Model confidence (mean pLDDT): 88 of 100. This is a predicted structure of a 348-nucleotide part of an RNA (small-subunit ribosomal RNA, central domain) from an uncultured bacterium. Rfam family: Bacterial small subunit ribosomal RNA. Gene Ontology terms of the family: ribosome and structural constituent of ribosome. RNAcentral holds the full RNA, with entries from Greengenes.
Context: one part of a larger RNA
RNA sequence: CUGGGCGUAAAGGGAGCGUAGGCGGAUACUUAAGUGGGAUGUGAAAUACCCGGGCUCAACCUGGGUGCUGCAUUCCAAACUGGGUGUCUAGAGUGCAGGAGAGGAAAGUGGAAUUCCUAGUGUAGCGGUGAAAUGCGUACAGAUUAGGAAGAACACCAGUGGCGAAGGCGACUUUCUGGACUGUAACUGACGCUGAGGCUCGAAAGCGUGGGGAGCAAACAGGAUUAGAUACCCUGGUAGUCCACGCCGUAAACGAUGGGUACUAGGUGUAGGAGGGUCCAACCCUGUGUGCCGCCGCAAACGCAUUAAGUACCCUGCGUGGGGAGUACGGUCGCAAGAUUAAAACUC
Numbered sequence: 001c002u003g004g005g006c007g008u009a010a011a012g013g014g015a016g017c018g019u020a021g022g023c024g025g026a027u028a029c030u031u032a033a034g035u036g037g038g039a040u041g042u043g044a045a046a047u048a049c050c051c052g053g054g055c056u057c058a059a060c061c062u063g064g065g066u067g068c069u070g071c072a073u074u075c076c077a078a079a080c081u082g083g084g085u086g087u088c089u090a091g092a093g094u095g096c097a098g099g100a101g102a103g104g105a106a107a108g109u110g111g112a113a114u115u116c117c118u119a120g121u122g123u124a125g126c127g128g129u130g131a132a133a134u135g136c137g138u139a140c141a142g143a144u145u146a147g148g149a150a151g152a153a154c155a156c157c158a159g160u161g162g163c164g165a166a167g168g169c170g171a172c173u174u175u176c177u178g179g180a181c182u183g184u185a186a187c188u189g190a191c192g193c194u195g196a197g198g199c200u201c202g203a204a205a206g207c208g209u210g211g212g213g214a215g216c217a218a219a220c221a222g223g224a225u226u227a228g229a230u231a232c233c234c235u236g237g238u239a240g241u242c243c244a245c246g247c248c249g250u251a252a253a254c255g256a257u258g259g260g261u262a263c264u265a266g267g268u269g270u271a272g273g274a275g276g277g278u279c280c281a282a283c284c285c286u287g288u289g290u291g292c293c294g295c296c297g298c299a300a301a302c303g304c305a306u307u308a309a310g311u312a313c314c315c316u317g318c319g320u321g322g323g324g325a326g327u328a329c330g331g332u333c334g335c336a337a338g339a340u341u342a343a344a345a346c347u348c
Base pairs, nucleotide, nucleotide: 005318006317007302008301012316014201015200016199017198021194022193023192025088026087027086028085029084030083031082033081034080035077036076037075038074039073040072041071042070048066049065050064051063052062053061054060091191092188093187094186095184096183097182098181103177104176105175106174107173108172109171110154114150115149116148117147118146119145120144121143125136126135162169163168206247207246208245209244210243211242215241216240220236221235222234223233258315259314260313261312262311263310266293267292268291269290270289271288273286275284276283297304298303321348322347323346330341331340332339333338
């Protein structure tokens, strides 16, 4: 390279935007680069293949023929691909009219709970567990009432509900702002798809500087348990968790399923739209999302099944026995932690 793969066996990049590149709608004319055909030249000899001949055979040597799949020049064809010109509207986008949404950013506000502080009432316990103890409490705890402070999170609504590219997003109000969907068909006229590099975003933990610190809680201390108990249970408790700015760039970043387009039985929920219908409904229809069930087909099976893992095409990433190893070395990035790229010896 050919062939064959990537839900769970090895294998989909964490996600998006996008450069080069690859691929690309309908129709007419044109061109002739690709493509197909003809002709000419060349493609040395040897080698190769076929038919013969010579060494007693063979290897070997040798005669004739074919071939040398290629290159160049030239002529023809014009279906397909490419180039050029024109036209089109089904792809894509814009406009207009709508309704929905925890989409994002900032500012402000609210109530419940928790802890702490102050004061009142009140007295001997509280707390905790399988049982206890450490702990708290006559310096008045726990309980209860009133007032105050602080930080963090937003019960019910809440829903295989919604939104977002993914990570993710949930009290309320305001401001700024992104996207999707439906209807219409006024406008542009292929403007499209994918995307090596690149750029941007990216949970938690962690790092830097400065704040904040109620609750929770790695580390740590104590009490238990136990043969031991560097644990599970209990009492405490510091980083951290929160905010601002800057890094890190990883996750079972999962649907373990890359993106796009087209086609291929149905049934039944649900979310937000449009049309019809109805007094209101029910109901019918249509496109978009999100679930379940289920043919054909696929699959090793499990299962998937118009939200495909079916049938095809385009682009991209990745895998090639287990271990060594996602390691060493080198490079790049990072304050560091480390991340990324990524072997070999050896061994089974």